[in-house]
RNA sequence: GGGUGGCGCGCGGGAGAGGGCGGUUCGUAAGAGCCGCCGCCGAAGGAGCAACCGCCCCGGAAUCUCUCAGGCAAAAGGACCGCGCGGCCGCA
Numbered sequence: 001g002g003g004u005g006g007c008g009c010g011c012g013g014g015a016g017a018g019g020g021c022g023g024u025u026c027g028u029a030a031g032a033g034c035c036g037c038c039g040c041c042g043a044a045g046g047a048g049c050a051a052c053c054g055c056c057c058c059g060g061a062a063u064c065u066c067u068c069a070g071g072c073a074a075a076a077g078g079a080c081c082g083c084g085c086g087g088c089c090g091c092a
Stems, first nucleotide, its partner, number of pairs: 003091004007086007018038001020037007039072003045068001046066003052060003
C1' cells in the first nucleotide's frame, strides 16, 4: 500500500398479523391520548432447547420454539441482504 472478516456511518431492498370492541380525556369535527377486553403476528430486543460441538461438572445455536417486550391501515420500526465510505479492531 492492497485484500479480507468484523465494527461504524450513509443509501437501497425488506415479511407477517383486527384501520377490533367498550369506556374516558382533549377536540367544532376528523382524529389523537389513556384505561380495560377479545383475537392475531414474529424478522428489534429478550428467553428456551439438540441425538451436534467441547466436555469432570457443565457450557455453547438458529430464520427452530416461547411471546416478556414489540407489532397487526399508512408512517415509523424491522432480522437479513446488496452497494458505497472509513485503517476503527482483527486476520493472512
A computed fold for a 92-nucleotide RNA from Allosphingosinicella indica, annotated as Glycine riboswitch aptamer. The organism belongs to Allosphingosinicella, within Bacteria. Rfam family: Glycine riboswitch aptamer. Rfam's curators write: This family represents the bacterial glycine riboswitch. Its mean pLDDT, the model's own confidence on a scale to 100, is 82.